The RNA shown here (c-di-AMP riboswitch aptamer (ydaO/yuaA leader)) has 140 nucleotides and comes from a Chloroflexota bacterium. It was read from a public genome assembly, where an Rfam model found it. Taxonomically the source falls in Chloroflexota (Bacteria, Bacillati). Rfam family: c-di-AMP riboswitch aptamer (ydaO/yuaA leader). From the family's description: This family represents a conserved RNA structure found upstream of the ydaO and yuaA genes in Bacillus subtilis and related genes in other bacteria. Model confidence (mean pLDDT): 77 of 100.

[in-house]
RNA sequence: AGUCUGGGCAGGCCGAACUCCGUCGCCCGGCGGCGGAGACGGGGGACCCACCUUUCGCGGGGUGAAUCCGGACGACGAGGCCGGUAGGCGACCCGAGCGCCGAACCCGUCAGCUAACCCCGUAGGCGACUCAGGGGCCGU
Numbered sequence: 001a002g003u004c005u006g007g008g009c010a011g012g013c014c015g016a017a018c019u020c021c022g023u024c025g026c027c028c029g030g031c032g033g034c035g036g037a038g039a040c041g042g043g044g045g046a047c048c049c050a051c052c053u054u055u056c057g058c059g060g061g062g063u064g065a066a067u068c069c070g071g072a073c074g075a076c077g078a079g080g081c082c083g084g085u086a087g088g089c090g091a092c093c094c095g096a097g098c099g100c101c102g103a104a105c106c107c108g109u110c111a112g113c114u115a116a117c118c119c120c121g122u123a124g125g126c127g128a129c130u131c132a133g134g135g136g137c138c139g140u
């Protein structure tokens, strides 16, 4: 000097997943249960437009960044493995590097768009890349 592992710190990070009111309980200036409001996110749902397809079939659809392609083994299968990739993330923004993710689940034969209207969610997981590039904010 580099690499690996563990710990600490906290202005925060991914995500829609936050704030407030009422009421009840408790380990009582806070925490939790229930109900509600705002805010944010998502789904269904006309005319017009779009599709002229579809109907048990390779069914179809939704949340999400998380789609798609190739390879070897295998049995021309499944799964797993390897390499990429649409797309997404890394602490004010842009740019340039560098690094990471590229999952999982749900509906149940059914849904194009869609005003009014109707319905649902407010979880979970983390802890600190660089820059004598440009722009902004705060403090002194």
Base pairs, nucleotide, nucleotide: 012126013125014124018038019037020036021035022034023033024032025031026030039122040121041120042119043118044117049112057109059110060107061106062105063104068084069083070082071081087101088100089099090098092135093134094133095131096130097129